[in-house]
This is a predicted structure of a 350-nucleotide part of an RNA (small-subunit ribosomal RNA, central domain) from a metagenome. The RNAcentral record of the full RNA draws on SILVA. The coordinates come from a structure-prediction model, not an experiment, and the mean pLDDT is 88.
Context: one part of a larger RNA
Order: sequence, then C1' cells, then structure tokens
RNA sequence: CUGGGCGUAAAGCGCGCGCAGGCGGUUGAGCAAGUUUGGCGUGAAAGCUCCCGGCUUAACUGGGAGAGGUCGUUGAAAACUGCUUGGCUUGAGGCGAUGAGAGGGGUACGGAAUUCCAGGUGUUGUGGUGGAAUGCGUAGAUAUCUGGAGGAACACCAGUGGCGAAAGCGGUACCCUGGCACUGACCUGACGCUCAUGUGCGAAAGCGUGGGGAGCGAACGGGAUUAGAUACCCCGGUAGUCCACGCUGUAAACGAUGAAUACUAGGUGUGGGUGGCGUCAAACCCAUUCGUGCCGAAGCAAACGCGAUAAGUAUUCCGCCUGGGGAGUACGGCCGCAAGGCUAUAACUC
Repeated sequence: CUGGGCGUAAAGCGCGCGCAGGCGGUUGAGCAAGUUUGGCGUGAAAGCUCCCGGCUUAACUGGGAGAGGUCGUUGAAAACUGCUUGGCUUGAGGCGAUGAGAGGGGUACGGAAUUCCAGGUGUUGUGGUGGAAUGCGUAGAUAUCUGGAGGAACACCAGUGGCGAAAGCGGUACCCUGGCACUGACCUGACGCUCAUGUGCGAAAGCGUGGGGAGCGAACGGGAUUAGAUACCCCGGUAGUCCACGCUGUAAACGAUGAAUACUAGGUGUGGGUGGCGUCAAACCCAUUCGUGCCGAAGCAAACGCGAUAAGUAUUCCGCCUGGGGAGUACGGCCGCAAGGCUAUAACUC
C1' cells in the first nucleotide's frame, strides 16, 4: 500500500459556524460527459500463453498464432450517474397559535451567615486536637445584646429535574437577547448533509493593567506527629479566589462513544407539549410527540456490556490509529508578554 479498525486493547479533533471539496428526495422531457456495446485504427521489438522447430536434454533459442489498453476514432443504446429544462412535497426553511426552561448580557434590590469596628452587660479563661501546643485573653477575651462597615456566596424549593453546541448555567425584579418543543398543514419548493484550510467559543490554574479583598487559602512562618516529616493534624498567612478590559487555549474538555439520515420486539419511571375520555375544576386513564433515565427481544461484542439516546442493520462526509520505550520529546516552523501551546522526527533499544 491493499486492508482492518477507533466505549475499556493504538485510535473520535474540547465544542460550534462554515468556503472549497465529497455526497444528495420524488416525477416527466431532452442531451449523451461518465457508463454499456459494434466497426475501424493502433497497441514496435523483447517479454507472456499456445503450436511447430534447433543445440543428445533442459535452461537457452528460431518461426507462427494469440492475449495484452483509464488508448484514438466512428456508429448504436438511454436503465443508472451527470448536465439542461418542467413539475411535486415527504427533506429543509418560513408563517400563524400555544408552551416550558439555573440559555446569554446588563442594571437594581434582598435576607441568612462569617469577619471586622464602636458601644452595653459580664469575668477568666478561650480556642484547638487522637491528645496537645503554638495562637487569642485582666491593655477585659470567649459568651451575650445593640448599632455600623465590607466582601463573597445564594440554605430550603432541588429532582439519574430543566436549559445550553460544548465549556457551563441556581436568591428576587426589570431591561436587552439566542435557541427549543408542540400544533395548524397556510407559504417557498430540494433551498439539503458533511466539512480539509479558515474562523469563533472554550473549566480551572496562569499572565498584563487598574480596582477590590469578608471567608477560604498555594508559597511562607510557627505548633504538633515522627527515626526523620521539606507531609497528613493545628495556629497564622501572601499571591490567588471577586470585578473591568486584554492575553493564554489547555483538562480523565468523558458517554473515555464525531456529525447527519433511515430502518429494527417490548416493559417501566420522569420533564415539556398536543388531542381524547373524565370533572364544578382537577387527577387518573388512552393516543401521539420531543427530551431525559432504568430493564430488556433480535442482533452485536474478546469479554465487560450495548440494545430506538445502539456499541444492532445500512448510507454519506469528516477526524484519527498501525508494537513498547526513546517521545507528545529534539530540531525547524507558526502562535504567545511569559509560562507555554500547536505541528512533529531520528539514532538507539526491547
């Protein structure tokens, strides 16, 4: 390479948008590029296959025939692909009605708690642990009451509940704003799927500038423990954690499972909707649909397990893997303020 694969063995980009490219519903008509087929041309020699011959045989070799092609040209066919053109509505989109939601951004407000400050009451311990000690406290602590300041987070509700592409999102109100489901079947009429390059978003930590700083808390100091204790435990505590703007671009960024479409037994829970039954209104029940869980038929799987939310049966497109170590490293390039990131060898070795 041909292949075979990618939940856990190596392997799904962290997640979107999307140009090129690849692929593409249904039904007519036309064209004939692909496709199928006939004729003609060409397909040197050698080589290959068959036949005949020459060296004693064979290898080797002479002669003849044939095969050999993404080939050219000229006809034919029109199912499939393509192209042109005309329709269709189920894919896609729009419109109308309804609905749920911690989806995103901003502003304002609220109560509980911690800490600090001031004052009152009050007097000797308090705090902490396995037990202690460091610490705090007669300059009046802890406890308790009143008032004030400030920052951060929002108990209960809360739920294998909801929303979001993922990261992620949870007090309340308002403003701005994205998406989704269901339903009517009214409009457009294939407008679609995927997506190398590109571009945007992207937890935590970290970086730059300026703010903020209650609690927590890397580093650091102290007290313990211990043979030691650069730890686990305790007392403190700086960056940080918070806000604004900019950068970084990585995670066990996980469902370790790319996206889209179709098909293939059931059962049971839960969230949103619609229709029916029922009711004063509901609930229950029935049907259907979208989401989210569990259990399972067939099937798949090395097993574990998966099983309409597939790891089943198929199609399209993208990404990725190819023994372990060396190594996600060196060098080079690109990006970054830096930290570092992306891309990515080889020698050698088993």